[in-house]
RNA sequence: GUCGGGGUGGCGGAACUGGUAGACGCGCUGGAUUCAGGAUCCAGUGGGCGAAAGCUCGUGGGGGUUCAACUCCCCCCCUCGACA
Numbered sequence: 001g002u003c004g005g006g007g008u009g010g011c012g013g014a015a016c017u018g019g020u021a022g023a024c025g026c027g028c029u030g031g032a033u034u035c036a037g038g039a040u041c042c043a044g045u046g047g048g049c050g051a052a053a054g055c056u057c058g059u060g061g062g063g064g065u066u067c068a069a070c071u072c073c074c075c076c077c078c079u080c081g082a083c084a
Stems, first nucleotide, its partner, number of pairs: 001083007010026003019067001027045006046057004060076005
């Protein structure tokens, strides 16, 4: 340099016929249990603001297409692999 895979919460990892995100696991928080802990069980858990209701932001970055984009198109960045 050419071709291809990947980039989503604190971490891993789903969502790919475009239909309004975060399933599931780990972790964390609260509770039960225990003398105390571990293990186990129950509930909760993206960020910011707020007393709450709610508002707002969010799929590597920037554009585009669309009523609607993690998903399709273009450029760029990072990363892994193959070839040269």